[in-house]
RNA sequence: GAGUUUGAUCAUGGCUCAGAUUGAACGCUGGCGGCAGGCUUAACACAUGCAAGUCGAGCGGAAACGAUGGGAGCUUGCUCCCAGGCGUCGAGCGGCGGACGGGUGAGUAACGCGUAGGAAUCUACCCAGUAGUGGGGGAUAGCCCGGGGAAACUCGGAUUAAUACCGCAUACGCCCUACGGGGGAAAGGCCGGGAUCUUCGGACCGGUCGCUAUUGGAUGAGCCUGCGUUGGAUUAGCUAGUUGGUAGGGUAAAGGCCUACCAAGGCGACGAUCCAUAGCUGGUCUGAGAGGAUGAUCAGCCACACUGGAACUGAGACACGGUCCAGACUCCUACGGGAGGCAGCAGUGGGGAAUAUUGGACAAUGGGCGCAAGCCUGAUCCAGCCAUGCCGCGUGUGUGAAGAAGGCUCUAGGGUUGUAAAGCACUUUCAGUAGGGAGGAAGGCCAGAGUGUUAAUAGCGCUUUGGAUUGACGUUACCUACAGAAGCAGCACCGGCUAACUCCGUGCCAGCAGCCGCGGUAAUACGAAGGGACCUAGCGUAGUUCGGAAUUACUGGGCUUAAAGAGUUCGUAGGUGGUUGAAAAAGUUAGUGGUGAAAUCCCAGAGCUUAACUCUGGAACUGCCAUUAAAACUUUUCAGCUAGAGUAUGAUAGAGGAAAGCAGAAUUUCUAGUGUAGAGGUGAAAUUCGUAGAUAUUAGAAAGAAUACCAAUUGCGAAGGCAGCUUUCUGGAUCAUUACUGACACUGAGGAACGAAAGCAUGGGUAGCGAAGAGGAUUAGAUACCCUCGUAGUCCAUGCCGUAAACGAUGUGUGUUAGACGUUGGAAAUUUAUUUUCAGUGUCGCAGGGAAACCGAUAAACACACCGCCUGGGGAGUACGACCGCAAGGUUAAAACUCAAAUGAAUUGACAGGGACCCGCACAAGUAGUGGAGCAUGUGGUUUAAUUCGAAGAUACGCGCAGAACCUUACCAACACUUGACAUGUUCGUCGCGACUCUAAGAGAUUAGAGUUUUCGGUUCGGCCGGACGAAACACAGGUGCUGCAUGGCUGUCGUCAGCUCGUGUCGUGAGAUGUUGGGUUAAGUCCCGCAACGAGCGCAACCCUCACUUUUAGUUGCCAUCAUUAAGUUGGGCACUCUGAAAGAACUGCCAGUGAUAAGCUGGAGGAAGGUGGGGAUGACGUCAAGUCCUCAUGGCCCUUACGUGUUGGGCUACACACGUGCUACAAUGGCAUCUACAACAGGAAGCAAAACGGCAACGUUAAGCAAAUCCCGAAAAGAUGCCUCAGUUCGGAUUGCACUCUGCAACUCGAGUGCAUGAAGCUGGAAUUACUAGUAAUCGUGGAUCAGCGUGCCACGGUGAAUGCGUUCCCGGGUCUUGUACACACCGCCCGUCACACCAUGGGAGUUGGUUCUACCUUAAGGCAAGGUUUCAAACCCUUGACCACGGUAUAGUCAGCGACUGGGGUGAAGUCGUAACAAGGUAACC
Repeated sequence: GAGUUUGAUCAUGGCUCAGAUUGAACGCUGGCGGCAGGCUUAACACAUGCAAGUCGAGCGGAAACGAUGGGAGCUUGCUCCCAGGCGUCGAGCGGCGGACGGGUGAGUAACGCGUAGGAAUCUACCCAGUAGUGGGGGAUAGCCCGGGGAAACUCGGAUUAAUACCGCAUACGCCCUACGGGGGAAAGGCCGGGAUCUUCGGACCGGUCGCUAUUGGAUGAGCCUGCGUUGGAUUAGCUAGUUGGUAGGGUAAAGGCCUACCAAGGCGACGAUCCAUAGCUGGUCUGAGAGGAUGAUCAGCCACACUGGAACUGAGACACGGUCCAGACUCCUACGGGAGGCAGCAGUGGGGAAUAUUGGACAAUGGGCGCAAGCCUGAUCCAGCCAUGCCGCGUGUGUGAAGAAGGCUCUAGGGUUGUAAAGCACUUUCAGUAGGGAGGAAGGCCAGAGUGUUAAUAGCGCUUUGGAUUGACGUUACCUACAGAAGCAGCACCGGCUAACUCCGUGCCAGCAGCCGCGGUAAUACGAAGGGACCUAGCGUAGUUCGGAAUUACUGGGCUUAAAGAGUUCGUAGGUGGUUGAAAAAGUUAGUGGUGAAAUCCCAGAGCUUAACUCUGGAACUGCCAUUAAAACUUUUCAGCUAGAGUAUGAUAGAGGAAAGCAGAAUUUCUAGUGUAGAGGUGAAAUUCGUAGAUAUUAGAAAGAAUACCAAUUGCGAAGGCAGCUUUCUGGAUCAUUACUGACACUGAGGAACGAAAGCAUGGGUAGCGAAGAGGAUUAGAUACCCUCGUAGUCCAUGCCGUAAACGAUGUGUGUUAGACGUUGGAAAUUUAUUUUCAGUGUCGCAGGGAAACCGAUAAACACACCGCCUGGGGAGUACGACCGCAAGGUUAAAACUCAAAUGAAUUGACAGGGACCCGCACAAGUAGUGGAGCAUGUGGUUUAAUUCGAAGAUACGCGCAGAACCUUACCAACACUUGACAUGUUCGUCGCGACUCUAAGAGAUUAGAGUUUUCGGUUCGGCCGGACGAAACACAGGUGCUGCAUGGCUGUCGUCAGCUCGUGUCGUGAGAUGUUGGGUUAAGUCCCGCAACGAGCGCAACCCUCACUUUUAGUUGCCAUCAUUAAGUUGGGCACUCUGAAAGAACUGCCAGUGAUAAGCUGGAGGAAGGUGGGGAUGACGUCAAGUCCUCAUGGCCCUUACGUGUUGGGCUACACACGUGCUACAAUGGCAUCUACAACAGGAAGCAAAACGGCAACGUUAAGCAAAUCCCGAAAAGAUGCCUCAGUUCGGAUUGCACUCUGCAACUCGAGUGCAUGAAGCUGGAAUUACUAGUAAUCGUGGAUCAGCGUGCCACGGUGAAUGCGUUCCCGGGUCUUGUACACACCGCCCGUCACACCAUGGGAGUUGGUUCUACCUUAAGGCAAGGUUUCAAACCCUUGACCACGGUAUAGUCAGCGACUGGGGUGAAGUCGUAACAAGGUAACC
């Protein structure tokens, strides 16, 4: 920096990612070289080999080998023997070294380490100085002899040497001392030699290496101290050699290091003790830094060496490859006893995710011994294995478009792979083969020369010349030649973060996933392919550490509401502290000196072809110590000051506190009176009280608790809290005046005190109220809400408890920073109703702050001082432990596990059994119904071979269907066809075809055959064009098959509701807001006014159609006033009227009055055919319901292809116990029947409407005029009038059924409509519930049409007759606007809580049990040193005995940690379990502590 909480936003806050890193591991892959690195685990166990020896110039010597000489045997080059005379040398004595080098990190929280200092010490070998090195002695190993033992080994005897050991002499330094003195050493070896001597060995001299004493140095080591060095307080007290002193002992050395005595100290909240973890550092990784993490390789220190203990030797050890003892383990054994220690180098087993060769060499560097040559050296130098890391190189280069082939994709054109390949032209690094070939080598040896020492040309040392030589690596690095593009590329990724996209497969499956998340049939997220992007001999995965993370905040965070101010005050330690002067110099600052090892990092160079790597120089190492100086600030000391703080004096206000007394109203109870039937209580009731007299009312008495009015955003108090009145005692505050003290102050870890309510204990008290409890209601239930009772309690005294949403969710103190308006208590001034000021208490508000809400001198602003607290949600304020408490419980306070969120503020919606306003046949007021009956029709269900399919609350159900007997038809059964019933294309054939007749099969579709009739159109005359038919094969046709949740189109609904938006501007961090809200008004976001808004768009309205009025025009089929005529507007005539068609006008709140704001508008009136939208229609904003439709049509994908396609016959969609919706007819007299007679409109008519006439009871039939229609037809309108019926299951009602017919149609059986006669069911106005309608409306009456051969009670239209009611908006339903709340946003059909049941996970308790560890006491005591004694000696040592100390071990008590544990507690998690509905809205009883 990014992703992730939300519908969106801003915060808070966690989780996750991108970077770097690594002793690394795993997966896939793997060409070369250089430089590094390589058991992080079991300090587990180890086979085998090697890792420390050397010196013959210390010694006695001679086991082995060799040379030489001699001898013997003979196989004439072999064996044996002799000679320490020679080279040498096993074993032994002796010296030096085995305390270095190498390994490991178990232990250790410590003077262990780091850093800086210190004094009381030692130091072999080395260097320098001084002084010596004389003369004696006795042993002992080896060797030899003998004994024991399996072995390891050991015992005895004899003999022997030394640079082994011991005296004596000497003593410049040295040590001790009582200052008189006393004590103490040594070793020789080798080389050379002129004199002199000689027993010829040598003495002697010189040199060299040694030795002794001592001083100093160097090096190394020991000791002491300051400071620094992990976590835990759920570890708070620890300590008897403990702290100090004296004396002694001991040590190389100070010291309780040890012992005796004396004193009672020492350490600790600045964290003792205890527990856990850990080697420390230079450094390494990361980071801008500060920090954080780490301590492999390299280097310094420490510790350890199978585990524990101990000392010996030595200069040095309490000793990795030494000793002794104990223990565990392993091995050998003759069972008696012995041996061993890879955390050296290799290597083995084991453990583990995991870490190499039983290699070469001492050539170099270094070490030990040695005079030296040299020997030894798993230190070291090299090689081997491993992509473990870093660095470098390569796997070719140029050209090459027919953009090849193949792959992938596609809109079928193309695109992409891709200059990539092929082809052509080059190059040869690396690898391969062959040849050449540095450097790492300095030394040492031999010979010669010079020089020093010396008597010396000798020896020895140094310098130099020459010679022969010394390389593990090594087939070295490097160079040259040869051949040929030849031998050499992978891994993970491609939804976002994050660079990189398509196809196929799969279908919440398989799978992916770092976080968000992807997958349920069109997956850029799974698997595969093509393509792409990144890195590259590597790439990914998983792990570690830092970073990002300002997410522990020193640099650099916070605490009103997100996590977070202790309930309040007092006060200890601590932290901080006014002003002036002086002194000091602790902090501070500056200079200088020392140190801060090397390596590392950084800079500049240099060497490997470069780099990594290495080397040289510099800088740095931010630290510590010492010293010199400065004196502003902090500090310390001293002396002052008065502004902080306090004291005194005078006033003031107050529900501040404690105790005692008193008062009245009310409630309840009791007594008495009056009085009578109810009273209480509720939404409604009941429990309850009352005729034994309640309630009500009057009088009196008693008791307890609380104090109306005053009363207030009032006052007081640290908080909790405090309210009648009076008295006493008492705390604090404020104001004012002077005087005094002189920083006495602020905060405050621990600590102490106070601390509502409830609760606990003891004793009182108890009127009212009232947990628990009882009863009555409510309810599905009701352990609740409501009601009637009622115990504890509430009250008092005393003592506990110590918590609250103890809140201003805001710690205390001090200072600074605009104002305005109230209010409480003082003071002052004046112009007397105002101003100023101090201390409180409120509202608004500037700057500023804040995520915002908001805060704003009473800060959440700006600063300072101190304290408390926070670090994702849950688990959990829980468990365990500890402390407190009588108990209840409180305080302190985790972890495992689990999630990717949890949270705050604000925004837009939605919702509310929230509020306000408004509208609608929404209610109300009415009318007629539905729901009951019968039938019709649709649906569900059932049935069936099939009862095709769809529609499902409103918004499915007389819906798709404006009309299923066949057809329709999609369904079922049976039978047929397969390029197909239908379309296009290619090839071939025929020019027709058709109609009719006959024969055969079949239910038919159809199939087979024969015959009759008739011979396609155009033409440019072409083998042309067109058309038709047939055949074959293939492309294909076809599908009412699936998906309306892949879609288009169309439609329903909210809703004909008044809304839905945009541009610019403004406000807000932002989502968003404003506009669109407000005051009026309207049917209306309609209009007016106002306004940080100004405008605009889609909707509203209007424009369109129709009805109502008038005028003009035109009069045929229409009409007829006047004239003529007829049976008749029949005809002439006319177009005035009606009517019809076309066109125009008319209505706009225009006029008047009132009202309103002088507006918009509203109310009333006039005129007018019509008046405030004149009535009706068409017209449906942004959007909602994944609403409906793939079966109207179109269409993606999937599926079928001799069938899910096509055709035919028959059946079915018409079934029928039942349930629902919509209708029709009724139940009758406002009626039925019969008779009579007026008045309509919209329509329709040629495969049609049909008059008239005739026949039939009728449906209808026969015949037939007229009419393609203002002409003819349908055509009768009905309700009306008169008469009869007289309240009945009827002269109501017509279902059902029988018989006989009519019509349509190929065909009325399943299954049409109608007619006549006969039959005459239910039904007497319909429960709960529910529908429509506000005027030419409801109701009622008939008429027409579409579809249609026929068929409707349905649908769409038409006219006739023609009401009732509307107070009004409380309520139901729906809708609109504003506002409040919200834990909802899939939006209340939302969200969400707890028990129970099931599965899994971690965890607490738990009778106990197992193990680790620690303390204390006791027992036993190895080795060992110490002490005492004995023995011995001149004195010792050795040896023997004893004592205390002491490892391991054992016993007992106690603590602590961990494992397991029947059972048990809660917790967490888990698409669709149970019960309720606690919370979110007034969540339906406001919620919460």